Bacterial large signal recognition particle RNA from an Actinomycetota bacterium, 267 nucleotides, folded computationally. The prediction has a mean pLDDT of 75. The source organism's lineage runs through Bacteria, Bacillati and Actinomycetota. The model forms 83% of the base pairs in the Rfam consensus. Rfam family: Bacterial large signal recognition particle RNA. A reference for the family is Rosenblad et al. (2009), "Kinship in the SRP RNA family", RNA Biol.
RNA sequence: CUGUGCUAGGUGGGGAGCUAGCGGUGCCCUGUACCCGCAAUCCGCUACAGCGGGGCCGAACUCCCACCGGAGGUCACCAGGGGGCAGGUGUCGACGUCACGAUAAGCGGCGUUGAAGGCUGGGUCCCACGCAACGGGAAUUUGUGAACCCCGUCAGGUCCGGGAGGAAGCAGCGGUAAGCAAAACCUUCCGUGUGCCGUGGAGCAACCUGGUUGGAGCUGGCUGUCGUGGCGGCGCCCGAUUCCCGGGAUCGAAGGUGGGUGCACAG
Numbered sequence: 001c002u003g004u005g006c007u008a009g010g011u012g013g014g015g016a017g018c019u020a021g022c023g024g025u026g027c028c029c030u031g032u033a034c035c036c037g038c039a040a041u042c043c044g045c046u047a048c049a050g051c052g053g054g055g056c057c058g059a060a061c062u063c064c065c066a067c068c069g070g071a072g073g074u075c076a077c078c079a080g081g082g083g084g085c086a087g088g089u090g091u092c093g094a095c096g097u098c099a100c101g102a103u104a105a106g107c108g109g110c111g112u113u114g115a116a117g118g119c120u121g122g123g124u125c126c127c128a129c130g131c132a133a134c135g136g137g138a139a140u141u142u143g144u145g146a147a148c149c150c151c152g153u154c155a156g157g158u159c160c161g162g163g164a165g166g167a168a169g170c171a172g173c174g175g176u177a178a179g180c181a182a183a184a185c186c187u188u189c190c191g192u193g194u195g196c197c198g199u200g201g202a203g204c205a206a207c208c209u210g211g212u213u214g215g216a217g218c219u220g221g222c223u224g225u226c227g228u229g230g231c232g233g234c235g236c237c238c239g240a241u242u243c244c245c246g247g248g249a250u251c252g253a254a255g256g257u258g259g260g261u262g263c264a265c266a267g
Stems, first nucleotide, its partner, number of pairs: 001267006009057003012030004020046005034054005063260006072251004077247002080244004085239001087237005095232009105223003108219003117213008126201005131195002133192006140183005150175004158167003
């Protein structure tokens, strides 16, 4: 150096997540790469960190190491931009909306069956008295109403008396006092968050209403115009959140370059 047979090893790798940690199942990237069983309120393990079973390749295109590379992922990192949200602040200007005030151009309403304005009477309000209403008390009427300490009559019984006769008197009956209950509003007293009521007074701002004068306006419902204010909106500041772009950090697949790697036998 060649051949044969083996062994180490390989038969995909990576990210986030999960986990004390590792690997796997599921998701994503790479891109093509043996098969079966297990597994998210998981599964299998423990730094030699999937387990169990079967197959194939095998010391090199394939295994191992270093470097380059950089798909893709992740980040309580940095800067910029966008979106909507919350808070604060300002309101110069444009816009929307609401309220109030002014005006009276348009529409409407009232007005020559007489507007505004002037003069005047009455009312609403207040005070006094009356009347009424309502409430309460008294009185009135009726009923009831005392074991005895109220009245009348007092059976029986009791007492006095020789008798005639007399006395007190319970029950019953009749009545009455205070009291109780009811009736009725006839009488009387008191009161009042009462009154389309009457009389008198006070008042004259406002409102309502009548008379008279006056001789054409009054009103402000809708639209318009002007002003003031509120809210929205907009601008600014700040905050958290989300998305995009750039940077940073950290892992890092494919791919590329260089190096390394065993045993036995035979020639």